Predicted 3D model of a 72-nucleotide RNA (transfer RNA) from Methanocorpusculum sp. Model confidence (mean pLDDT): 82 of 100. It matches the Rfam family "tRNA". RNAcentral holds the sequence, with entries from ENA.
């Protein structure tokens, strides 16, 4: 330089164009002399950036950064 891919709370993950889902983690309560375990509640995401299509975009279009894998 090229090709295919991928990006979603601290982690990991789900999501067929309709106001993002689970687990763990975390924080508060119950329980316990106490810790762990177990239970019950909450906080945490402007979906990697721009722009376009659309009544609406995490989803589809182009574009830029970023990571993987193959090619030369």
């Nucleotide at each position: 330089g090229g090709a295919u891919u991928c990006g979603u709370g601290g982690u990991c993950u789900a999501g067929c164009g309709g106001u993002a889902u689970g687990a763990c983690g975390u924080u508060u309560c119950c329980u316990u002399c106490a810790c762990a375990c177990g239970g019950a509640a909450g906080a945490g995401g402007u979906c990697u950036c721009g722009a376009g299509u659309u009544c609406g975009a995490a989803u589809c279009u182009c574009g830029a950064c970023g990571g993987a894998u193959c090619c030369a």